Predicted 3D model of a 348-nucleotide part of an RNA (small-subunit ribosomal RNA, central domain) from a metagenome. The coordinates come from a structure-prediction model, not an experiment, and the mean pLDDT is 91. Its Rfam family is "Bacterial small subunit ribosomal RNA".

[in-house]
Context: one part of a larger RNA
RNA sequence: CUGGGCGUAAAGCGUGCGCAGGCGGUUCGUUAAGUCUGAUGUGAAAGCCCCGGGCUCAACCUGGGAAUGGCAUUGGAAACUGGCGGGCUGGAGUAUGGCAGAGGGGGGUGGAAUUCCACGUGUAGCAGUGAAAUGCGUAGAGAUGUGGAGGAACACCGACGGCGAAGGCAGCCCCCUGGGCCAAUACUGACGCUCAGGCACGAAAGCGUGGGGAGCAAACAGGAUUAGAUACCCUGGUAGUCCACGCCCUAAACGAUGAUCACUGGGUGUUGGGGAAGCGAUUCCUUGGUACCGUAGCUAACGCGUGAAGUGAUCCGCCUGGGGAGUACGGUCGCAAGAUUAAAACUC
Numbered sequence: 001c002u003g004g005g006c007g008u009a010a011a012g013c014g015u016g017c018g019c020a021g022g023c024g025g026u027u028c029g030u031u032a033a034g035u036c037u038g039a040u041g042u043g044a045a046a047g048c049c050c051c052g053g054g055c056u057c058a059a060c061c062u063g064g065g066a067a068u069g070g071c072a073u074u075g076g077a078a079a080c081u082g083g084c085g086g087g088c089u090g091g092a093g094u095a096u097g098g099c100a101g102a103g104g105g106g107g108g109u110g111g112a113a114u115u116c117c118a119c120g121u122g123u124a125g126c127a128g129u130g131a132a133a134u135g136c137g138u139a140g141a142g143a144u145g146u147g148g149a150g151g152a153a154c155a156c157c158g159a160c161g162g163c164g165a166a167g168g169c170a171g172c173c174c175c176c177u178g179g180g181c182c183a184a185u186a187c188u189g190a191c192g193c194u195c196a197g198g199c200a201c202g203a204a205a206g207c208g209u210g211g212g213g214a215g216c217a218a219a220c221a222g223g224a225u226u227a228g229a230u231a232c233c234c235u236g237g238u239a240g241u242c243c244a245c246g247c248c249c250u251a252a253a254c255g256a257u258g259a260u261c262a263c264u265g266g267g268u269g270u271u272g273g274g275g276a277a278g279c280g281a282u283u284c285c286u287u288g289g290u291a292c293c294g295u296a297g298c299u300a301a302c303g304c305g306u307g308a309a310g311u312g313a314u315c316c317g318c319c320u321g322g323g324g325a326g327u328a329c330g331g332u333c334g335c336a337a338g339a340u341u342a343a344a345a346c347u348c
Stems, first nucleotide, its partner, number of pairs: 003320004007302002012316001014201004021194003025088007033081002035077008049065006091191001092188005097182003103177007110154001115149007125136002162169002206247006215241002220236004258315006266293012297304002321348003330341004
């Protein structure tokens, strides 16, 4: 330098933004760096290779040729790539008008329920289980009524639904704010795609400081079960779960499927927008999502199948037998827990 791969066999970074780099629509002119072509110079000798010659052959020696990945100078070509200049509108974007949405941040507020407190009524049980017991209760529990406190989560609607880059997002109202889609015109004029490093976001658990604490509940205690039971079941119960600020940066972070663009039969449902026809019920067309079934094709099979795992293009990431091991050492990051980068001996 090169091969084959990455849904499930090893392999898509958790996600986005994005500098460098790589790649880049259409047309005209120009240039001549890449590219192509001619000439000249150089590419020492020996060696290798080819054709000869000399030692009786060979090794060896020797003559000639070829070869020498190339490099440099110079003349030329201008299709393609690049550079420069001028256009274009199909890519990309902007404006105008609408639309849907649990998208994000902050503030306010509502009802149901659990628990607790106070008081009333009332009496012997309640709770729990496969069955029990621990537990609660005559110091009046449980039940029931009224009032109050406090925290957390928002039944129905609710969906095979919607929004978001991913993580994720759900009572209702207000404020601030991001993105998307649709229609018709106008405008900018390639402004684009991808992205090593970098930056940002990133469930849960965990950590720091200060609050909060209803329910639930690691740890822990007790009761059971059992041969044992450091469990499953039961009664309790602390961190935590909640809030503010700061860390951690992991996951079956999954569609186990990187991003962007183009092309390639259909059918059914649903969701957002637009258009046409009809008096209307409704039907048809178009566009963006989200699901299911399937053609060709692909696939080891399962399956995928216009939302591709089909057919192509560009860029990035990753894999290269199992164990050792996502470990050791070193580096970086972290308060710590640890994260990240990441071997080898040995062994099959």